[in-house]
RNA sequence: UUUUAUAUUCGGCAAACUACUUGAAAGGGUAGGACGCAAAACUAAAGGGGCUAAAUCAUUCGUGACACGCCAGCCAGUUGCAGUC
Numbered sequence: 001u002u003u004u005a006u007a008u009u010c011g012g013c014a015a016a017c018u019a020c021u022u023g024a025a026a027g028g029g030u031a032g033g034a035c036g037c038a039a040a041a042c043u044a045a046a047g048g049g050g051c052u053a054a055a056u057c058a059u060u061c062g063u064g065a066c067a068c069g070c071c072a073g074c075c076a077g078u079u080g081c082a083g084u085c
Base pairs, nucleotide, nucleotide: 005084012037013036017032018031019030020029021028022027035073041078042077043076047075048074049071050070051069056065057064058063
């Protein structure tokens, strides 16, 4: 350095859902709650992808397009912990 396997965990985080709250929405926050996570830590001020559409533009007035709003628990990037063979 690579491959395979095992354990650790005193512990850490916390999906859905519920309540309150914030927001136009998506989404976020707090509390409860655990589906999972060995990076479920950080990055959305510039890699891809996804969500929403207030304002704006268009409109056949039904709606459509659009991020300057979001998502890191989609991929990606960055950093990083304990321990056995």